[in-house]
Molecule: transfer RNA
Organism: Hollandina grandis (SeqCode)
RNA sequence: UGGGCCGCUAGCUCAGUAGGUAGAGCAACGCCCUUUUAAGGCGUGGGUCGAUGGUUCGAAUCCAGCGCGGCUCAA
Numbered sequence: 001u002g003g004g005c006c007g008c009u010a011g012c013u014c015a016g017u018a019g020g021u022a023g024a025g026c027a028a029c030g031c032c033c034u035u036u037u038a039a040g041g042c043g044u045g046g047g048u049c050g051a052u053g054g055u056u057c058g059a060a061u062c063c064a065g066c067g068c069g070g071c072u073c074a075a
Base pairs, nucleotide, nucleotide: 001074002073003072004071005070006069007068008067011026012025013024014023020057028044029043030042031041032040050066052064053063054062
């Protein structure tokens, strides 16, 4: 430098494939409990799914090329 494969979803770790407008755990915030903290209980907010196009009535999910990361082969 080129080829192949895999991945890119909430602050973090991830789930979500026969396409039908997104979830969990932890974290954050609020309340309860407690002398206080921690632990525990209840609740709340938070992402439109790497970005751009395409197909479709509808795409995180299919297609294209691109970017980033990993593995691998070649040089």